About this RNA:
The part of an RNA shown here (large-subunit ribosomal RNA, domain IV) has 357 nucleotides and comes from a Candidatus Vogelbacteria bacterium. The sequence was found in a public genome assembly. The prediction has a mean pLDDT of 83. Its Rfam family is "Bacterial large subunit ribosomal RNA". Gene Ontology terms of the family: ribosome and structural constituent of ribosome.

Context: one part of a larger RNA
RNA sequence: UCUUCGUUAAGGAACUCGGCAAAAAAGUGUUCGUAACUUAGGGAUAAGAACUCCCUGAUAAUUUGAGAUUAUAUCAAAAGAUUGUUAGGGCGCAGCGAACGUUUGUUUGGCGACUGUUUAACAAAAACAUAGGUCCCUGCUCAAACCGUAAGGUGAGGUAUAGGGGCUGAUGCCUGGCCAGUGUCAGAGCGUUAAAAGGAGAUGUGAAACGGCGUAAGCCGCGUAGCGUUGAAUUGAAGCCCUGAUGAGCGCCGGCGAUAACUAUAAUCGUCCUAAGGUAGCGAAGUCCCUUGUCGGGUAAGUUCCGACCUGCAUGAAUGGCUUAACGACCAAACAACUGUCUCAACGAAGAACUCG
Numbered sequence: 001u002c003u004u005c006g007u008u009a010a011g012g013a014a015c016u017c018g019g020c021a022a023a024a025a026a027g028u029g030u031u032c033g034u035a036a037c038u039u040a041g042g043g044a045u046a047a048g049a050a051c052u053c054c055c056u057g058a059u060a061a062u063u064u065g066a067g068a069u070u071a072u073a074u075c076a077a078a079a080g081a082u083u084g085u086u087a088g089g090g091c092g093c094a095g096c097g098a099a100c101g102u103u104u105g106u107u108u109g110g111c112g113a114c115u116g117u118u119u120a121a122c123a124a125a126a127a128c129a130u131a132g133g134u135c136c137c138u139g140c141u142c143a144a145a146c147c148g149u150a151a152g153g154u155g156a157g158g159u160a161u162a163g164g165g166g167c168u169g170a171u172g173c174c175u176g177g178c179c180a181g182u183g184u185c186a187g188a189g190c191g192u193u194a195a196a197a198g199g200a201g202a203u204g205u206g207a208a209a210c211g212g213c214g215u216a217a218g219c220c221g222c223g224u225a226g227c228g229u230u231g232a233a234u235u236g237a238a239g240c241c242c243u244g245a246u247g248a249g250c251g252c253c254g255g256c257g258a259u260a261a262c263u264a265u266a267a268u269c270g271u272c273c274u275a276a277g278g279u280a281g282c283g284a285a286g287u288c289c290c291u292u293g294u295c296g297g298g299u300a301a302g303u304u305c306c307g308a309c310c311u312g313c314a315u316g317a318a319u320g321g322c323u324u325a326a327c328g329a330c331c332a333a334a335c336a337a338c339u340g341u342c343u344c345a346a347c348g349a350a351g352a353a354c355u356c357g
Base pairs, nucleotide, nucleotide: 001352002351003350004349005348006347007346008345010343011342014341019338029051030050031049032048037042039170053090054089055088056087057086058085059084060083061082062081063080064079067075068074069073091095104336105335106334107333108332109331110330111328112327116128117127132168133167134166135165136164137163138162145154146153147152172322173321174320176253177252178251181250182249183246184245185244186243187242191240192239196235197234201230202229203228204227205226210221211220212219213218254272255271256270257269258268281315282312293309294308295307296306297305
């Protein structure tokens, strides 16, 4: 010096990102007492007090019952036992005297309703789930959905108060505007449109015949049938186009200028654009860059915290908005108590390191 422990004057969080770690003030039982708030259940063992051992009495209840008597009944002495109340006394610093056992308490805010689940071995949470809400699909002769090439199976030996999928996330108060884009659903038939059908026409080859040339062999041209290569009009589904609906579907929810009896501000007006221009609520927020915004509170002093303001860089309504009792090894702030966290270190124990052997 290191590891694990023990004790510590005075102070008591001054330590530190942060009371991390440590401390052990509290803790048992009985009797009292117990706030805000609340979903009336809770909160709550809230908080906060007093007592707790031993000896001697008194007293109440229960119980044991010598004996008496009118004898399966009634009365009842003395001495006990158990439980409770109460008086006096005793000892100690201390009476759940040790040990075991037992999460210090209070206040405020954020998030998540709650119990629960999770990254086996760096994350336990505000993440996931949840009951509740809502939307979509599904009428069963193979439901929808899913596994499988199929047979077959799950759904389900269930039947819309059922089953599957998406989103949200108890409760309470609510959930605004926009269907132009995109998606979905429904409809209509003007246009467009595949394979296929169709076959006008074009074209290759093409005996004989015909025409031309040649003395001839033959060559060239034309071209029927047949066999091929192509091929217009026309017919032709869904889809697209078109029409409508739909936001607890994906999403989106403006700018400029002027204006009121000081000033300031703008209920108001004008104008441009848009599918419509953000409603209620909340708001420097876990969202605010400027920013330690401004004001108030708490502190001697507060970039954090609480209450307001609104100038929302870039809040906002089931991608849910705002509250909310209870709950939380969650996050943030404060207080009491407590302490070697610290002022500021010291000493001690065990084991290492180290020295000698």